Notes
A computed fold for a 72-nucleotide RNA from Microgenomates bacterium OLB23, annotated as transfer RNA. The organism belongs to Candidatus Microgenomatota, within Bacteria. It was read from a public genome assembly.
[in-house]
RNA sequence: GCCCGAAUGGCUCAGUGGCAGAGCGUCUUCUUGGUAAGAAGAAGGUCGAGAGUUCGAUUCUCUCUUCGGGCU
Numbered sequence: 001g002c003c004c005g006a007a008u009g010g011c012u013c014a015g016u017g018g019c020a021g022a023g024c025g026u027c028u029u030c031u032u033g034g035u036a037a038g039a040a041g042a043a044g045g046u047c048g049a050g051a052g053u054u055c056g057a058u059u060c061u062c063u064c065u066u067c068g069g070g071c072u
Base pairs, nucleotide, nucleotide: 001071002070003069004068005067006066007065010024011023012022013021018055026042027041028040029039030038048064049063050062051061052060
C1' cells in the first nucleotide's frame, strides 16, 4: 500500500428498514438472627463520527476514526 471483518448499557453479545434487548454486573425491596443463595423491581444507551438514500436507518450506500485478521 491492497483486501476482509468488527464497533450497540459497566462487561460479554443479540437485534436482516417501523417503540433498542438478553445474560452477567450495579442499586432498592422481600426473605434470614446475620451473610451468601433465592424472589420481586429499578436505574443505566444520543447504537464509533459525518454525510447520503428513504415517509422512516442500529439495520442500506459513501467517507473517516479505532481495533482485529490476511496479502505484498